Background:
This is a predicted complex of two RNAs, RNase P RNA and transfer RNA, with 406 nucleotides together. The coordinates come from a structure-prediction model, not an experiment, and the mean pLDDT is 76.
RNA sequence: UGAGUUUGCCAAGACAAUCGCUGACGAAAGUUGGAGGAAAGUCCGGGCUCUACAGGGCGAGGUGCCGGGUAACACCCGGGCAGCGUGAGCUGACGGCUAGUGCCACAGAAAAUAUACCGCCUUUCGGGGUAAGGGUGAAAUGGUGCGGUAAGAGCGCACCGCAAGGCUGGUAACAGUCUUGGCAGGGUAAACCCCACUUAGAGCAAGACCAAAUAGGGAAUCGUUGCGGUGGCCCAUCGUGAUUCCGGGUAGGUUGCUACAGGCUAUUGGUAACAAUAGUCGCAGAUGAAUGAUUGUCUUUAACAGAACCCGGCUUAUCGGUAAACUCAGAUU
RNA sequence: GUCUCCGUAGCUUAAUAGGAUAAAGCGUUCCCCUCCUAAGGGAUUGAUACUGGUUCGAGUCUGGUCGGGGGCA
Numbered sequence: 001u002g003a004g005u006u007u008g009c010c011a012a013g014a015c016a017a018u019c020g021c022u023g024a025c026g027a028a029a030g031u032u033g034g035a036g037g038a039a040a041g042u043c044c045g046g047g048c049u050c051u052a053c054a055g056g057g058c059g060a061g062g063u064g065c066c067g068g069g070u071a072a073c074a075c076c077c078g079g080g081c082a083g084c085g086u087g088a089g090c091u092g093a094c095g096g097c098u099a100g101u102g103c104c105a106c107a108g109a110a111a112a113u114a115u116a117c118c119g120c121c122u123u124u125c126g127g128g129g130u131a132a133g134g135g136u137g138a139a140a141u142g143g144u145g146c147g148g149u150a151a152g153a154g155c156g157c158a159c160c161g162c163a164a165g166g167c168u169g170g171u172a173a174c175a176g177u178c179u180u181g182g183c184a185g186g187g188u189a190a191a192c193c194c195c196a197c198u199u200a201g202a203g204c205a206a207g208a209c210c211a212a213a214u215a216g217g218g219a220a221u222c223g224u225u226g227c228g229g230u231g232g233c234c235c236a237u238c239g240u241g242a243u244u245c246c247g248g249g250u251a252g253g254u255u256g257c258u259a260c261a262g263g264c265u266a267u268u269g270g271u272a273a274c275a276a277u278a279g280u281c282g283c284a285g286a287u288g289a290a291u292g293a294u295u296g297u298c299u300u301u302a303a304c305a306g307a308a309c310c311c312g313g314c315u316u317a318u319c320g321g322u323a324a325a326c327u328c329a330g331a332u333u
Numbered sequence: 334g335u336c337u338c339c340g341u342a343g344c345u346u347a348a349u350a351g352g353a354u355a356a357a358g359c360g361u362u363c364c365c366c367u368c369c370u371a372a373g374g375g376a377u378u379g380a381u382a383c384u385g386g387u388u389c390g391a392g393u394c395u396g397g398u399c400g401g402g403g404g405c406a
Stems, first nucleotide, its partner, number of pairs: 001329010013298007021034005036304001040315002043313005048203004055235004060199005065079005080094001081092004095194002100192002102188003117134002119130004142160006161183001162181008207255004217246006226240004262281008334405007343359004352389001360378001362376004382398005
């Protein structure tokens, strides 16, 4: 200098003046607060509320290497293993097909109970032996070499791979090593399923309170083993007649609501995620629903995008700028 | 706001538990038939919403995105 990797940060405005919208305070004048990193998707997890303070059984769903963090998680941190990259690093639904069942088109002898098309060897020409080589396929019953044999073959041996058992290191996943065994035996669990852990349902239009009007009306049918309580079903439990037609009535308001698993700074513990302690700050809360307009200066053409119960994550969208650490290549000293 | 369902030719439907070129009807366009049109016959056209993953193989299984529908005052 060029090309990259990782972790962040700010986000087309800043200042001043004038005029507005909206929350709070105030008797009034007035003072003061007023969108985001994703407010989005609603994909996970939790708080909160009601149903029955959520109980038993079956079913269904979710998660799935190990350890830790957390209110909790499918998130985060650290580690292991596998794959990719020259590297910094990145990615991984990463338990079990040796519990059972299913599926594997075409091709191929054969797709997993096995088997033999060409080939090789042998023959009494009927057949028998074999799986080295060829050929098919995404996938073919360990690989390479030497010996051995009629030809061959874990048939024997060495190394590699695999399985079982032991020892060592590690909290563990796992790694290393030794012994034994000629070798279990294809793929698929984002196929059913098995194993371990885990999940009741609904959602602020949840729910609570206040309140106007009204009918506690008429008719028909069914029925107490029924029906309803938004549960997939059953048990159990709580409440209670249900449906249709005729006729009649209506009005909404308050609350939940923003002060909390809060933010910032410092110290301590921890590799880290994070936790503890101390200090400090108060930072939207509407219900037709606010957060804007004009002018001037600086600067400049700038993104994605707008809260509606609240938090922790994930995912997706995004102009431009900026910080730190690291990697590779080239050049110069 | 919140809960939930769906996406296959221009339209309406298929594709058995993943298997190879995604099927059909009505349409489009052209030809034949007819004096002309209709009917009829023959041919033609055209799709898995988008983007990743699992798998030998995805319309189907699955993560995300986009679009559309429905319920709740």
It holds a member of the Rfam family "Bacterial RNase P class A". Rfam classes the family as a ribozyme.